[in-house]
This is a predicted structure of a 184-nucleotide RNA (Lysine riboswitch aptamer) from Alkalicella caledoniensis. It matches the Rfam family "Lysine riboswitch aptamer". Rfam's curators write: Riboswitches are metabolite binding domains within certain messenger RNAs that serve as precision sensors for their corresponding targets. Allosteric rearrangement of mRNA structure is mediated by ligand binding, and this results in modulation of gene expression. The RNAcentral record of the sequence draws on Rfam.

RNA sequence: UUGUGGGGUAGAGGCGCGAUACUUAUUAGUACCGUGGGUGAGCUUGAGAAGCUAAGACCCCCCGGGAAAGGAAAUAUCGCCGAAGUAAAUGUAAGCUCAAAGUACAUUUGCUGGGUCUGCAGUGAACAAUUGCAGGACUGUCACAAUAGGUAUCCAAAAUCUAUUGUGGUGCGCUAUCUCAUUU
Numbered sequence: 001u002u003g004u005g006g007g008g009u010a011g012a013g014g015c016g017c018g019a020u021a022c023u024u025a026u027u028a029g030u031a032c033c034g035u036g037g038g039u040g041a042g043c044u045u046g047a048g049a050a051g052c053u054a055a056g057a058c059c060c061c062c063c064g065g066g067a068a069a070g071g072a073a074a075u076a077u078c079g080c081c082g083a084a085g086u087a088a089a090u091g092u093a094a095g096c097u098c099a100a101a102g103u104a105c106a107u108u109u110g111c112u113g114g115g116u117c118u119g120c121a122g123u124g125a126a127c128a129a130u131u132g133c134a135g136g137a138c139u140g141u142c143a144c145a146a147u148a149g150g151u152a153u154c155c156a157a158a159a160u161c162u163a164u165u166g167u168g169g170u171g172c173g174c175u176a177u178c179u180c181a182u183u184u
Stems, first nucleotide, its partner, number of pairs: 003182009014081001016080006023073002032065003036061003042052002046098003084112010113139002116136008140170012
């Protein structure tokens, strides 16, 4: 000095990822509450317990009042670039009890580079959004190939850099840098 392998540090992709706070719309004139009227025996639960009920429960109608959670958008702040998400399995937590399902968290294994559009299915109040599968173009990065240009004091480019095009791969990746070992 050139490579290879291990470890560390700092970065890049862009409608980039996630969390929190606040505001707004939707949920919805719904659930629920109250007055009045009608009806007339159970209501409530998956099951039980507790509770309400002929002093009229449940249900229906008119009138008056009238939410919330989850999910969504904008803004701000914070943490970041397997950011994060998702599938399966296991475990823990909460409620009157048991069961089922779901929610939150943790661990293990697998998949996904990123956002976006379309179709089908699921979740959802929803035509919002989201998840899975399939497909499309775009984009980041690396490899290979082709073309053009640059890099030697002048000429000369094996090699290398940049741009364009094409093909292919994808995050335990990529770029830069430090260190250790090893090689030329």